[in-house]
Record summary:
The RNA shown here (c-di-GMP-I riboswitch aptamer) has 87 nucleotides and comes from an uncultured Desulfuromonadales bacterium. Rfam family: c-di-GMP-I riboswitch aptamer. Gene Ontology term of the family: cyclic-di-GMP binding. Of the family's consensus pairs, 94% are formed in the model. It was read from a public genome assembly, where an Rfam model found it. The prediction has a mean pLDDT of 82.
RNA sequence: GCCACGAAACGCCAAACCUGCUGAAAAGCAGGGACGGAAAGCCACGGAUCUUAUUCCUCCACCAACAAAGAUCGCCGAGCUGCCGAA
Numbered sequence: 001g002c003c004a005c006g007a008a009a010c011g012c013c014a015a016a017c018c019u020g021c022u023g024a025a026a027a028g029c030a031g032g033g034a035c036g037g038a039a040a041g042c043c044a045c046g047g048a049u050c051u052u053a054u055u056c057c058u059c060c061a062c063c064a065a066c067a068a069a070g071a072u073c074g075c076c077g078a079g080c081u082g083c084c085g086a087a
Base pairs, nucleotide, nucleotide: 005085006084012037013036017032018031019030020029021028022027035074041080042079045077046076047075048072049071050070051069052068054065055064
C1' cells in the first nucleotide's frame, strides 16, 4: 500500500411524524425530528415493489385495451467511489 474485518476516535447520513412547496399519483425537495445505518455515498444495469395518464363506462372503482411514462438505492444484486485503523 492492498484485501478482509469492524474495537476505538473524529465525524457523517437520517426513518416515522409535523410544517411548507412540487406532482394526477407513487413520491421528491426544504426545515424540524431520530427509527436506525460501516457505505442508509453515487448510479435505474438486472430483479422486486409502488403509482397512474389515455380509451371503454351515466359517474367512480374494477375488468379489458394500449403498451407507455414515472417512483423507490433506507428492497436485493451488480458497477463506481470513500473516512479511520485495534484484534